[in-house]
Context: one part of a larger RNA
RNA sequence: CGUACGGUGGAUGUCUUGGCAUAUAGAGCAGAAGAAGGACGCAGAAAACGGCGAAACGCCUCGGGGAGUCGUACACAGACAACGAUCCGGGGGUAUCCGAAUGGGGGAACCCAGCCGCGUUGAAGAGCGCGGUUACCCAUAAGCCAAUACAUAACUUAUGAGGAGAAAACCCAGGGAAUUGAAACAUCUUAGUACCUGGAGGAGAAGAAAACAAACCAGUGAUUCCGAGAGUAGUGGCGAGCGAAAUCGGAGCAGCCCAAACCAGCAAAGAGCUGGGGUAGUAGGACCACAACAUAGUAUUGAAGGAACAUAGUCGAAUGAGAUUGAAAGCUCAGCCGCAGGAGGUGCAAGCCCUGUAGACGAAAUGUGAGAGCAGCUUAGUGGGAUCCUGAGUACGUCGGGGCACGUGGAACCCUGACGGAAGCAACCGGGACCAUCCGGUAAGGCUAAAUACUCCUAUAUGACCGAUAGUGAACCAGUACCAUGAGGGAAAGAUGAAAAGAACCGCGGGAGCGGAGUGAAAUAGAUCCUGAAACCGUAUGCUU
Repeated sequence: CGUACGGUGGAUGUCUUGGCAUAUAGAGCAGAAGAAGGACGCAGAAAACGGCGAAACGCCUCGGGGAGUCGUACACAGACAACGAUCCGGGGGUAUCCGAAUGGGGGAACCCAGCCGCGUUGAAGAGCGCGGUUACCCAUAAGCCAAUACAUAACUUAUGAGGAGAAAACCCAGGGAAUUGAAACAUCUUAGUACCUGGAGGAGAAGAAAACAAACCAGUGAUUCCGAGAGUAGUGGCGAGCGAAAUCGGAGCAGCCCAAACCAGCAAAGAGCUGGGGUAGUAGGACCACAACAUAGUAUUGAAGGAACAUAGUCGAAUGAGAUUGAAAGCUCAGCCGCAGGAGGUGCAAGCCCUGUAGACGAAAUGUGAGAGCAGCUUAGUGGGAUCCUGAGUACGUCGGGGCACGUGGAACCCUGACGGAAGCAACCGGGACCAUCCGGUAAGGCUAAAUACUCCUAUAUGACCGAUAGUGAACCAGUACCAUGAGGGAAAGAUGAAAAGAACCGCGGGAGCGGAGUGAAAUAGAUCCUGAAACCGUAUGCUU
C1' cells in the first nucleotide's frame, strides 16, 4: 500500500408529530361580582406535565352519545358502567394564597390587626374557629364644622356592576434622538423614524365648507381609501435629497344636533338652572300676519318576537376469490358505486376494509342576530322687513417659533409663546404678497355609519414553503437546562418492530456483559435499537522497502 472482516462515528436516504406563508370567515375580549399571570396544594401508591381548587384528577343540571372506563402512563390493587358510565357540548356551583391587590405592613405567594354576627371552650377575665366588613380618587346625598358673627374650606358618613390593572399589531395625541446620507461637515438628510408617556376602539382618525375652482362667462359639492395626474409643478449648502395639488377614473356614500334672540317656570346680590323655541348663506331665525296637523325619516332609543349562524352531533353508495408474501392495499380473474376517484389509516401501492368525502339533517341551553312590524323620537309652508339674535381676549396685526411638498423666500394658508386688538349682516372670511372688481363661503360649539389599517386568537383551505445543522429559539416536559449581581443571554436533544411478541430458562462472570435457548420476515431490528458514508482504530492475510 492492497484485500477481507470488524470497531468507532452519525453523514446520507426515507419519514413527520413541528414550523413558515397566504386566503376566506369569525373574534378583537377579559377585570374590585377581584383579571392577565403566578405560588402552594388535590390521586390507593404520585416526581413531572396536563386537569382541578380545602366541594380540589372533581360537584349539580340540561342536551349529545352508546360500550366500555378510572389523563400522559404500562403494570398492581380497588372501583364505576344499559337504572346509560367514561367521553363531547350549554348553563350553574366551588374556586386556598399572591397579584391593580384595595384593613395596616411587607423582602409577591408572608406578618399583624380593628369592627359586626355566629359557633365553641371556660367559673371568670379571656381564648380559639367561621362568615362579613374596613385602601385611594371621583360622582351624588347628608351630617358636622376653623381662622370669623352668618357662613364656607376642611372633616365624617352613606350610596355607586364609576375609575384603577392587562392587551400581539393597528389608531390618535404629548414629548422626541443618533448612527447614517451629503463620498468630510454645520443648514439639510436619516425622521417626526426609533424610543418614552397618555388615551380609545374593534377599528381609530377625519368629516357636512368662513371648501375648491374659475377669471369677471362657467363648474364641483362632507370625510376616508385606491388608480392616474407625477417623480410632474415646485422645493433644495438649487447639493444630497424632499416632493404636492387641482382635475379625472373607481370603492363607499348620510347627514345632523346645540349656543343665542323670544316665551314660561324655578332661583334669586354674584347675573343662573330647567322646559319650549331655533340652527341658516338664494342668508336664516326670533317677531307680526296667513295657512296647516299632513308628509317623510329613524344611523341614535325601547320591548317583544325572530329567519339564520356559532357552541356537541346524525345519516351517508359500492368487492369478492386465487396465487406470491411475515403481512396484499401490488399481481391474476370476475364485479360494483359515483352529486362520493379530496384526504388519512389499516402488517406492501385500497373509489367499494375503517375514519371520512359529495349530499342531506340536527339544539334542551347560552351567545350573535338579517328582514319586517310596533312603540318612542325627529321632520313642513307663504308673506312682511321696524326691532332683536347668529359662538371675543376671538378674528386680525407685529415680534419669536412650528406645520403645510414649500429650508423666509414675493410666502399666502393653518397652529400659537409675547404684546396689541376689531366688526358684528349696510357685517365678516377666503380665492398663494398686496389693492380693486368679481366669485366662493359664514370662523371663533358639538355628533356622525360605510369604503380604510392590523392579527395575540378561533375555524377551514391552500403551498414550484422547510423536512431535524432545515423549518419557530423550541417537532423531544424550551424560554427548559445552563450562564449572569442584574437587565439579560440561551442551547443540545426526533425514528426498535406490523405487533413488545422488549429475550422465560441454562452456562460463564462480582458486575457490566457474553454464549446458548426462545420471539420475530429480519436481532449486524436487542432497547447507546431504521439506513449506517468519511475521518480515526483494529484483526487476518498478500505485496513492497